[in-house]
Order: sequence, then structure tokens, then C1' cells
RNA sequence: CGCGCAGGCCGCCUUAUCGCUUCAUCUUUGGAUGAAGAGGAAAGUCCGGGCACCACAGGGAAGCAUAGCGGCUAACAGCCGUCGGUUCGCCCAGGCGAAUUAGGACCAGUGCAACAGAAAGAAUGUACAGGUAAUGCUGUAGUGAAAUCAGGUAAACUCUAUGCGGUGAAAUGUCACGUAUACCCGCGCUUGAAGAUACCCGUCUGAGUGGGAGGGUAGGCAGAUGGAACGAUUCAGUAAUGCAUCGUCUAGAUAAAUGAUAAGGGUCCAGAAAUGGAUACAGAAUCCGGCUUAUAGGCCUGCUUUUUUU
RNA sequence: GGUGCCUUAGCUCAGUUGGUAGAGCAAUGGACUGAAAAUCCAUGUGUCCCUAGUUCGAUUCUUGGAGGCACCA
Repeated sequence: CGCGCAGGCCGCCUUAUCGCUUCAUCUUUGGAUGAAGAGGAAAGUCCGGGCACCACAGGGAAGCAUAGCGGCUAACAGCCGUCGGUUCGCCCAGGCGAAUUAGGACCAGUGCAACAGAAAGAAUGUACAGGUAAUGCUGUAGUGAAAUCAGGUAAACUCUAUGCGGUGAAAUGUCACGUAUACCCGCGCUUGAAGAUACCCGUCUGAGUGGGAGGGUAGGCAGAUGGAACGAUUCAGUAAUGCAUCGUCUAGAUAAAUGAUAAGGGUCCAGAAAUGGAUACAGAAUCCGGCUUAUAGGCCUGCUUUUUUU
Repeated sequence: GGUGCCUUAGCUCAGUUGGUAGAGCAAUGGACUGAAAAUCCAUGUGUCCCUAGUUCGAUUCUUGGAGGCACCA
């Protein structure tokens, strides 16, 4: 150097023509001009929050989640540090390094342990040896993942500690348009139906309400894009991260724009060359922080090689 | 946009306090028949969707993924 492993970053570019969405300006209301226009995962919807509404959500039980210790954060099952366990390697007989780790509690209770084995948990105690007044009292053997040890097992029920009210932009508000207070069945009208987002209690609202069969509408605006935002620098901290200052504005559609064609170039592969082929995964929909999964090709950093290959 | 469930033999499905997986139909061979069907006897069959973990041991428990189905105005 190369191979391999781990981590991080980038993830095609330029021009022309036609076309699309939003905004601004002009306008003869036909349009014209200018500016901006997907991602590291926009994905899975697996966690956590912002925000909105429902009694500002009270009590109970149930359910769910988490689990050494400390810290970060709006919050978390995330991240950082550290201790312990496990595996591997090295030097060497006790440490070092790397990787990984759902890591509270079986002296509260219940359960489970196939086969093998004498016996699998209230021991009906095997063989040999030793020992005793006597007794599995002691040792060894053998089976097994585990054999008396306060045994193992909680990604078994469970217990302990902590946290969690529910529903999700199809939330919610508002403007406009249309309308069926008609018909049938059930439960109710203060002796309370039904509802208040699983259940019970309590509290509150309460004259309607559930189903069938029908009628109407199926549009606009807000929410909704300036934010726990991004970039740079200094400081604090082992780190995650935080404070301060300066700078930047960076999609907003509604069945859904972000595209197509042509030319040239870049990178990789094949080939002697001409030339040919490839250029991934994928696409916003209320917003944000994480996790997980997919990803052609390229770049950077660190580690490894000494026993066999340049 | 959101929610719930399923995946086991060729097909349809069982299978729970975790102990090594079955049923029906189908298939193959034989008997019966002149030959078939039906019937009777016998036989074979699993990547328990994939992956990683917990455990002595996983179809079963847990994580992640793939495919499919259903529901919500």
C1' cells in the first nucleotide's frame, strides 16, 4: 500500500426548450415578468413532546411502560459518563484492552424443571469408603443446565419503586350553502333515557336519545409553516449538552406542484482502443426530538497484520 | 391520515402455565373389481414467514423486519 472491521460525511452537476405549485409586481383580467420550490431517511408509525378539544380530567381498581448509579433534555424505551456481569484478546498470575449487556426483588406467596438420574425441592437418600451410641453424619463416584446451597428460574405469575386521564389536524375555530321539526321500532321526559372517549364510584349536563329507511350538503378561510429553527464563534462541562453574541430565512399543496426532453460534463465498471453500460434507496401533507429499517457509488478518520500472501 | 389482526404439511386449519407438532382433504403403494368409483390396509410430508435475543431448551416469551387481511369520516 492492499484486504478486513468500526465510526462519520457526501450522495451527481451545468445549459437550453416545454410544463406545474406558491408568493410579489404589473395588467388590456386573457395573461406577462421576477423570486422560491423534497429527504437523510420525507418511510415504518416504534417511543417522547408541542398544540387543540373533552369537568383544568376527582377517587378506585385494572392495564401499560420503565428498572445498577449519576447526569443531559420540553420529554423519552433517547443520549452521555460510570460501576457490575458475559465473551474475546494480550501480557502474565493479577491486571490491561475491545465488544456486548431488558442489570430491582425467588430469607411475601404461587408455579415450573422434558430426557437422564436413587433423588428435581415437605428426600421413601444409589454404589464405594470413612465415621458414630445411633442417624445421609462426612467424602468420592455417577446423571443432568442445575444435586442442600437461605439452590435455579421473574423476556413465569407476582412483589417493590417510579411514571402514565382520554382522543388526535378527519383535533379545533369560523364563514357560506342546503335541509325533513315528515315516516317505522325501542328506551325515556325529574321515580332521569343518554352523554361527559374502555370499567366502577362520585360529580356535572340533561329532554331527548339509539336503530331502520330516507332527504340535503360534500365549498372557502384559519389551524399551517419564524421554529425546543439553522450556521459560525467564545465560554462552562470528561462527555451528552447548555449560556451568550453575530448572521440567515429555508416548500406549503388539498386528490395534491416539485416534472419531461435534448446536449455537454463528472464518477464507477467492461474493453487494447473505438465505444458500451451503470449512476442507489426513495418522495413532504399539523410541527418537533429520537429510534429502527432501505440505500449504487465515492471520500475521511481510527484499529488490525509479525504463525501462511505483495 | 390512523387502528387492529393473521402467517404451522400440497390445501383448509388445531396446537399455552416453554420440553422438540398433529387432524381432515389431497398424494403414493397394496387389497377388493373384468375395469373404475366408493370402501379397507399401509406410507411419506414440515426453514412452524425471516432475523436477533432471553433460556439448559423457543411454534410458544421479547426486539427488529417481510408479506397479507380487515376496520375507522

Overview: Predicted 3D model of RNase P RNA and transfer RNA as a complex of 383 nucleotides. Rfam match: Bacterial RNase P class A. The family's RNA type in Rfam is ribozyme. Its mean pLDDT, the model's own confidence on a scale to 100, is 76.